A computed fold for a 504-nucleotide part of an RNA from an uncultured bacterium, annotated as small-subunit ribosomal RNA, 5' domain. Its Rfam family is "Bacterial small subunit ribosomal RNA".

Context: one part of a larger RNA
RNA sequence: GACGAACGCUGGCGGCGUGCUUAACACAUGCAAGUCGAGCGGUAAGGCUCCUUCGGGAGUACACGAGCGGCGAACGGGUGAGUAACACGUGAGCAAUCUGCCCUUCACUUCGGGAUAACCACCGGAAACGGUGGCUAAUACCGGAUACGACCACCUCAGGCAUCUGAUGGUGGUGGAAAGUUCCGGCGGUGGAGGAUGAGCUCGCGGCCUAUCAGCUUGUUGGUGGGGUAACGGCCCACCAAGGCAACGACGGGUAGCCGGCCUGAGAGGGUGACCGGCCACACUGGGACUGAGACACGGCCCAGACUCCUACGGGAGGCAGCAGUGGGGAAUAUUGGACAAUGGGCGAAAGCCUGAUCCAGCAACGCCGCGUGAGGGAUGACUGCCUUCGGGUUGUAAACCUCUUUCAGCAGGGACGAAGCGCAAGUGACGGUACCUGCAGAAGAAGCACCGGCCAACUACGUGCCAGCAGCCGCGGUAAUACGUAGGGUGCGAGCGUUGUCC
Repeated sequence: GACGAACGCUGGCGGCGUGCUUAACACAUGCAAGUCGAGCGGUAAGGCUCCUUCGGGAGUACACGAGCGGCGAACGGGUGAGUAACACGUGAGCAAUCUGCCCUUCACUUCGGGAUAACCACCGGAAACGGUGGCUAAUACCGGAUACGACCACCUCAGGCAUCUGAUGGUGGUGGAAAGUUCCGGCGGUGGAGGAUGAGCUCGCGGCCUAUCAGCUUGUUGGUGGGGUAACGGCCCACCAAGGCAACGACGGGUAGCCGGCCUGAGAGGGUGACCGGCCACACUGGGACUGAGACACGGCCCAGACUCCUACGGGAGGCAGCAGUGGGGAAUAUUGGACAAUGGGCGAAAGCCUGAUCCAGCAACGCCGCGUGAGGGAUGACUGCCUUCGGGUUGUAAACCUCUUUCAGCAGGGACGAAGCGCAAGUGACGGUACCUGCAGAAGAAGCACCGGCCAACUACGUGCCAGCAGCCGCGGUAAUACGUAGGGUGCGAGCGUUGUCC
């Protein structure tokens, strides 16, 4: 000098930030991922209209519970356990790859079929949840046709970086589409090519400690053939060979998420990785796959385990390292708040709905910065306190008193920007009656903390008497202690001041 700090004393206001560093300990409760009726069959509730025996019924589709279907749920948010690794940083490569939505472009969008949920009936179960039969729809599912182009095999040409890549032509084989339209404008669907974005894989180099770890390795190292993958590859498998790594530190052990950065320092360097941003890993513990463009998936599924809860004892349910909040641990870290107004995200043609992302508010001097606690005058240098050589000195222009001012806080009146978009229009701000402006009253409501032996700025008195105590080092204290305690005075900082811890 610095801090995500804590502790002690003290504490007026505002702005901007920051706030479980410990138990990746366990979690009550609420919320955190939905949306689309312009895909579908429909109508549980509400609205409207009609009828009514006043119980209700019918229609409409304004609307929409549940269901089928689509997209999203792989983003956003959290945490740092694990990981010494191509995990990260940086620079290359993929002639070894994929990429939903989006953009550009070419072509097509044809003919059929059978189901199933919802619903109805019956049945099982305490529940969670199921079973059987019957009916029905689709942008759900399945089959056929076409396919310039696509993919596979063979031939030709050109190019390159070993495998190869690209183009044209021919032959054989494979395989696709779906509707809606209230505006016929459009929105979609399928196949191909290109782009953009995102992702996967490979390699060079770089960044901890330990030799009181010296040898390690059998899918191990390589080959052939195959399987698998979007894709190369012992990734996996069969066979064959006996290799591969290591003192330039293999293997083992310990520790640790990495980086941009941050702190310090003139720099070199050292330390660190909280907030913000990028990447990675994880989601009660371990394992696994399914769906999908994308997951081996925090608020999905299955299995095992520990734990908690419900139970009719047969069986079930759960996962806050999301936002709040609780217990516990700890020196220590906040509200079970408001709003989708803005920014952004998902869905939707849109209106809109959802959004603990986000924007705000609340708490905390935790940090940085700013402001205030008054200003000018005022000596017979009042009183008090303290000291005294008893003369006085000091507190001290300090107070009183006089003249002013009113920041901040207080009260009253006015009162935003942030709003663009959307919507026919009306209208639409959580923050917030906040910021800000104007007016009012009165010095009025607002100062402490540490230190004063030397280092180190600031000295006397009393008490105590190696006691009580102080202390960062040297050291003080045993009867005149500037070093302990108190008082007066002083010094330094100041809404803070000290102490402790850690780093330079």